About this RNA: Predicted 3D model of a 511-nucleotide part of an RNA (large-subunit ribosomal RNA, domain I) from a Gammaproteobacteria bacterium. Its mean pLDDT, the model's own confidence on a scale to 100, is 85. The RNAcentral record of the full RNA draws on ENA.

Context: one part of a larger RNA
């Protein structure tokens, strides 16, 4: 040193958990902000931090309501020192307070600090309180060149700013790719910017289709159909008539009279959200450490979903199926009342009226319609133009005619359709810690980078700490070795189970 048996020691694989995550259903809700958000900084507890909650009234103050015998949050025990059935702690409404920085808004700034100025009270202590940003939009004063005026200028009042996960519309707008290179063309009007909304947004009641029959705003879904077409007729791109379904809803203008009760305020009822309440039935036997296993015999079930409990529990606990329930707050829906009376805002009916010009259209350059200039209609406009006036316009895909069929340049409208950052409740031939969110664990953390940014690793004693009193070895809070807990200590905190790689020790054999 090899082989073989036995034992160990490293390591953390596998087995088994799940506090996390994933993916959907079905309601909810779909904003939050100058009454100062989102988001932080720094405080702040009887004891250092770090999280969480809160704000100098700081793990809290007040009031109303539930439950309640116990309480002073969690890591995380100890001690101290309260508080409570005169109702404490917790829970749910509602209200108080809410430093400082952030739109951040007296000015200034290297966020979380520095500096003012007004008015008010006033213990005269910059000590409380209160106001001073900028646009827009109204009103009112004032008021230059320059006479009327207008610009300015101050004031009062209302609004706005910012943030937020996807859907919406709008303005701008790529390459990479594809074509087997590549320029048209794609990718794609994608990604990204910016701009503005709403719980959805957009659209919308024909100057539409359609085809001599006729439909009758809009929007979404199937089908028509990968057709008809478009295309370096390459690569690709791709309707619409028409049919079927959801869902359905139509309408308005100026003056004028007349009638009258919509929205708005109040109040009432009803139903729902925000705390909860009531909730049937079990007992021996054996075996274990420990019954929920086992055996025996019983009960409940509009309750055998689910979860705990020292092994597998309908009957032990929490619950579950059912029924109930709210002082206060918010939602709906519906009933009564009041409701033009000075703003703002507004129904029905009847009369007179109004019925859209630099517009429709052309010409030149784009753009968009599945349609790339084509025989290119329609739409929209950057330029230059330019009718008509219901006896009158527009379109049916060049264009003319006939025929049809409709009235453009005013606005307005719910549903069916798009999401989902929150909240509730259930589900899951979803994962199960190198999975599943990057993150089950104090993670968008630690760590890197000027900076944008990028970005982990990390779960598991045991049923219950019963977490090893005490003694021994020793330089040693380090390691062990015995006593003692425990069913189990090769469950001892580097802790469940502990594969291999890999290091050894013992015994046996060979060289």
């Nucleotide at each position: 040193c090899g082989c073989a048996c036995a034992u160990g020691g490293u390591g953390g694989a596998u087995g088994c958990c799940u506090u996390g995550g994933c993916g959907a259903u079905a309601a909810g809700a779909g904003g939050c902000g100058a009454u100062g958000a989102a988001g932080g900084a720094c405080g702040u507890g009887g004891u250092a931090g770090u999280c969480u909650g809160c704000g100098a009234u700081a793990a809290g103050c007040c009031c109303c309501g539930g439950u309640a015998a116990g309480u002073u949050g969690a890591c995380a025990a100890a001690c101290u020192a309260a508080c409570u059935c005169u109702g404490a702690c917790c829970c749910g409404g509602g209200g108080a307070u809410u430093u400082c920085c952030g739109a951040a808004u007296g000015g200034g700034g290297a966020a979380a600090c520095c500096c003012a100025c007004c008015c008010g009270c006033u213990u005269u202590g910059c000590g409380c309180g209160g106001g001073u940003a900028u646009c827009g939009c109204g009103c009112g004063c004032u008021g230059a060149a320059u006479a009327c005026a207008u610009a300015g200028g101050c004031g009062c009042g209302c609004g706005a700013g910012g943030c937020g996960a996807a859907c919406c519309c709008g303005g701008g707008g790529a390459a990479c790719u594809g074509a087997a290179a590549c320029a048209u063309c794609u990718a794609a009007g994608u990604a990204c910017c910016c701009g503005g909304a709403g719980g959805a947004a957009c659209a919308g009641a024909a100057a539409u289709c359609a085809a001599c029959c006729g439909a009758g705003a809009u929007u979404c879904c199937c089908c028509a159909a990968g057709u008809a077409g478009c295309g370096g007729c390459g690569a690709g791109c791709g309707a619409a008539c028409g049919g079927g379904g959801a869902c359905c809803a139509g309408c308005c203008u100026g003056c004028a009279u007349u009638c009258g009760a919509u929205a708005g305020c109040g109040g009432g009822a009803a139903a729902g959200u925000u705390a909860g309440u009531g909730g049937a039935a079990c007992g021996g036997u054996c075996u274990g450490g420990a019954a929920a296993g086992u055996c025996c015999g019983g009960c409940c079930a509009c309750a055998g979903c689910g979860g705990g409990u020292g092994a597998c529990a309908g009957c032990c606990c929490c619950g579950u199926a059912c029924a109930c329930g709210a002082a206060a707050a918010c939602u709906u829906u519906u009933c009564c009342g009041u409701g033009a009376u000075a703003c703002u805002g507004a129904g029905c009916a009847u009369g007179c009226g109004a019925c859209a010009a630099g517009u429709a259209g052309g010409g030149c350059g784009g753009a968009g319609c599945a349609c790339g200039u084509g025989a290119a209609a329609c739409u929209c406009u950057g330029u230059c133009u330019g009718a008509a006036c219901a006896u009158g316009g527009g379109g049916g895909g060049a264009c003319c005619a006939u025929c049809c069929u409709c009235c453009a340049a005013g606005g307005c409208u719910a549903a069916a359709u798009a999401c989902u950052a929150c909240u509730u409740a259930u589900c899951g031939a979803c994962c199960g810690a190198u999975a599943g969110u990057g993150a089950a664990c104090c993670a968008g953390u630690a760590c890197c980078g000027u900076g944008a940014g990028g970005g982990a690793a990390a779960g598991g004693c045991g049923a219950a700490a019963a977490g090893a009193a005490c003694c021994c070895c020793u330089g040693u809070u380090a390691g062990g070795g015995g006593a003692g807990u425990g069913a189990a200590a090769c469950a001892g905190a580097a802790c469940c189970u502990g594969a291999a790689a890999c290091c050894g020790u013992g015994u046996g054999u060979g060289u």